Description
Predicted 3D model of a 74-nucleotide RNA (transfer RNA) from a Thermoplasmata archaeon. It matches the Rfam family "tRNA". About the family: Transfer RNA (tRNA) molecules are approximately 80 nucleotides in length. NCBI's taxonomy places the organism under Archaea, Methanobacteriati, Thermoplasmatota, Thermoplasmata.
[in-house]
């Protein structure tokens, strides 16, 4: 230097092909329970979707560029 993959909650991933309200576990707080912890059960919390910019009423989605991680070819 070519080509492809991934970037969303504090962590591990869905949603994206076909655009319409940003979601599940674990996690942290609380609160049940229990002598008490654990474990179980409720309830909160918690992302301007890697960064820009287009197109739309209306973009995590679809076009551009760019950036970080990875992988293949030279």
């Nucleotide at each position: 230097g070519g080509g492809g993959a991934u970037g969303u909650a504090g962590c591990u991933c869905a949603g994206a092909c076909a655009g319409g309200u940003a979601g599940a576990g674990c996690a942290a707080u609380c609160g049940g329970c229990u002598c008490u912890u654990a474990a179980c059960c409720g309830a909160u919390u918690g992302g301007c979707c890697a960064a820009g910019g287009g197109u739309u009423c209306a973009a995590a989605u679809c076009c551009c560029u760019u950036c970080a991680u990875c992988c293949c070819c030279g």